[in-house]
Overview:
RNAcentral holds the sequence, with entries from ENA. Transfer RNA from a bacterium, 74 nucleotides, folded computationally. The coordinates come from a structure-prediction model, not an experiment, and the mean pLDDT is 80.

């Protein structure tokens, strides 16, 4: 410089050949329980789905482009 994968919740990650409210384990807080505490249980709250555009009646998905990371080749 080029290709080529990834980026969604405080962390790891999962999804929809374009549609219904975006989900899951950890971890947070609450409430049970226990002399306490941890573990189990219940429940609750957390997201501009990487930023910006662009096609669609509709995008987290599809097209561009930027940006962060990684892996190859030069």
């Nucleotide at each position: 410089g080029c290709a080529c994968c990834a980026g969604u919740a405080g962390c790891u990650c999962a999804g929809u050949c374009g549609g219904a409210u975006a989900g899951a384990g950890c971890a947070a807080c609450g409430c049970a329980c226990u002399c306490c505490u941890a573990a189990c249980g219940c429940g609750u709250a957390g997201g501009u789905c990487g930023g910006g555009g662009g096609u669609u009646c509709g995008a987290u998905u599809c097209c561009c482009u930027c940006c962060u990371g990684g892996u190859g080749c030069a």
Rfam family: tRNA. By type it is a transfer RNA.